[in-house]
Molecule: c-di-AMP riboswitch aptamer (ydaO/yuaA leader)
Organism: Thermoleophilaceae bacterium
RNA sequence: GCACCGUCAUAGCCGAGUCCCCGGGUCGUCGUGACCUGGGGAGCGGGGGAACCACAUCCUCACGGGGCGAAUCCGGGUCGAUUCCCGGUAGCGCCACUCUUCUGGCGCGAGCCCGUCAGCUAACCCCGUAGGCGCAGAGAAGAGAAGGA
Repeated sequence: GCACCGUCAUAGCCGAGUCCCCGGGUCGUCGUGACCUGGGGAGCGGGGGAACCACAUCCUCACGGGGCGAAUCCGGGUCGAUUCCCGGUAGCGCCACUCUUCUGGCGCGAGCCCGUCAGCUAACCCCGUAGGCGCAGAGAAGAGAAGGA
C1' cells in the first nucleotide's frame, strides 16, 4: 500500500410502531441512582359492525372461508414439492435537506395469524404502538427549506 473478515459507532434505512402523564415493587445511598412491573392519554395503524348497494355458486370438513403485509402470479428442475433449487413477474424499497417527474443503478418480491366465521358499512365496539438493519454517499428539471455573503 492492497484485498478479505469481524467489532464498535454515526449520518441514516425498512416499518403504524412516536410523544406525554400517573403509580407499584426490589436493591442501594450522605446524596445522586439501578433493575423489574402496572395503568391512562394524544397521535399513527389495523379489525369487527346498519340502511342502500353488492352477492345469491353460502351453509353440512370441504375445491371451506377470512385477516396483517409490497410480498401476487407464471414457467422449469428433481422420484417428488404449499416446503428445496432456478428463471421471470404484479407490486414494494433505497441511492443523504424535503417534495414531484424523468433517466440510471442496487435490492425485496417473505413470513405470520383467525378457527367454520366476518362483502361494503354511519353510529358503536375491539386490537397494536413491535422488530430488524446501517457505508448504501447517481444524474437532470421544477418548487421550496435552511445556511452564508